[in-house]
RNA sequence: GAGCCGGCCGGGCGGCCGCGGGUGGGAACGCUCGAGGAACGUCCGGACUCCGCAGGGCAGGGUGCUGGGUAACACCCAGGCGGGGCGACCCGCGGAAAGCGCCACAGAGAACAGACCGCCGCGUCAGCGGCAAGGGUGAAACGGUGAGGUAAGAGCUCACCAGCGGACCGGGUGACCGGUCCGGCUCGGCAAGCCCCACCCGGAGCUAGGCCAAGCAGGGAGCGUUCGAGGGCUGCCCGCCCGAGCUCCCGGGUAGGCCGCACGAGGGCUUCGGCCCCGGGGCGCUCGCGAGAGCGCUCAGACAGAUGGUCGCCACCGGCCCUCGGGCCGGGACAGGAUCCGGCGUACAGGCCGGCUCCU
Numbered sequence: 001g002a003g004c005c006g007g008c009c010g011g012g013c014g015g016c017c018g019c020g021g022g023u024g025g026g027a028a029c030g031c032u033c034g035a036g037g038a039a040c041g042u043c044c045g046g047a048c049u050c051c052g053c054a055g056g057g058c059a060g061g062g063u064g065c066u067g068g069g070u071a072a073c074a075c076c077c078a079g080g081c082g083g084g085g086c087g088a089c090c091c092g093c094g095g096a097a098a099g100c101g102c103c104a105c106a107g108a109g110a111a112c113a114g115a116c117c118g119c120c121g122c123g124u125c126a127g128c129g130g131c132a133a134g135g136g137u138g139a140a141a142c143g144g145u146g147a148g149g150u151a152a153g154a155g156c157u158c159a160c161c162a163g164c165g166g167a168c169c170g171g172g173u174g175a176c177c178g179g180u181c182c183g184g185c186u187c188g189g190c191a192a193g194c195c196c197c198a199c200c201c202g203g204a205g206c207u208a209g210g211c212c213a214a215g216c217a218g219g220g221a222g223c224g225u226u227c228g229a230g231g232g233c234u235g236c237c238c239g240c241c242c243g244a245g246c247u248c249c250c251g252g253g254u255a256g257g258c259c260g261c262a263c264g265a266g267g268g269c270u271u272c273g274g275c276c277c278c279g280g281g282g283c284g285c286u287c288g289c290g291a292g293a294g295c296g297c298u299c300a301g302a303c304a305g306a307u308g309g310u311c312g313c314c315a316c317c318g319g320c321c322c323u324c325g326g327g328c329c330g331g332g333a334c335a336g337g338a339u340c341c342g343g344c345g346u347a348c349a350g351g352c353c354g355g356c357u358c359c360u
Stems, first nucleotide, its partner, number of pairs: 001358009011314007019034006036334001040345002043343005048205004060201005065079005080093005094196002099194002101190003116135002118131005143161006162186001164183008209259004218250006230242004263279002266277004280299008316331006
C1' cells in the first nucleotide's frame, strides 16, 4: 500500500416547558420508571390462547451432505466433498444408472447421436458405398496419449492415465477418505418442470382469549290500586300534595370496566394464593487508591395510542478567517414498542477495536 474476517459505539451533562405508567399525599405537589441495534420486514421457529382430534391412509405444505447444540428452526458450532481466490478466506450441497419432460440461437446432427466440409473405395461423369481421425457450429458434439490395425478409419485391439460401476481390505460415530482386484469401453445438463427417497407438519391467531357487568327487553316471585305500594316537601315524626305501579330474584348479555400485560425459554417448594434461591440491567447510599464489593429500591405497558420541544456548555465532523492560540458559520444517519421470546434478512451519517493475508 492492497485486502480478508470478527466485534463494538450510535453523542454527554445541565436548566425551563410538556407527555405516558407506577407510587406517596386531602390537595398543591413530590419521588421514580419510560424504545432499538435493528423496536423494521413479518421470512422461519416456538411459548401462550381458543377450536378440532381413537387409530391409519390419501391429498397438501416444508426441509434436504454428516455429526452435535436447542423448546424449536430454513438458526448456530464443528467436520466432509466440490468450485473460486497467490493467500487470509468466500460460495454451493439428497437422487438424473426408476420414469416422463425440456435443452433457445447457431449447427448436418442436442441424447437409442449425427454426416456440412473432409478422408477412402468404385465409377467417364452424374452418383453409389464405407468412415468419423481432422475442420466448422455451439453453453454443451459421446474419453486422453501412444502403438498396433485398415482402402480410409474407429476402444476395433493393446498399454498407461482419467472417469463410472461392482467385490474386498483398512481408517472414521458419520458424511467420507486411502488401497487392491475385476468389468464393459465411456454413460451430457436441468429436480426453483413433474417426479423418487428420507424426515417433519391439525387450524386460526393478543381484533387470541377470559372475568365482572349498568340501561333497555325477556322469564319468575312478592306487595299494591280509596283497606293507597311508592314518590315529593324533608335527615326523622306528624301533616299536606301527587299517585298505579313498586320491589326482589334468574339466565343470556350490550355500553362500559378489568385481566391477559411485563427483567430472565434459570432452578426448587407449594395448601395453587404465592414463597425461596440463582442470574441480568438501572438508580441511590456506604466501603475501597483502584479494578470492584456490600446493602436498599426498581425493571415501558399505552388503546387515538406517551418517550417531545427549546436554551446553554462540552465532545465529534465539515467550511472560512487567523496574531497558531483560537474565533465564526453549519451539520449529526437508519428508524421507532403494541402478547412475548429465539433466529434470519434488510436499512444505517459518522466513528472505534481486535485477529489474519498478500506485495514492497
Model confidence (mean pLDDT): 78 of 100. The RNA shown here (Bacterial RNase P class A) has 360 nucleotides and comes from a soil metagenome. It matches the Rfam family "Bacterial RNase P class A". About the family: Ribonuclease P (RNase P) is a ubiquitous endoribonuclease, found in archaea, bacteria and eukarya as well as chloroplasts and mitochondria. By type it is a ribozyme.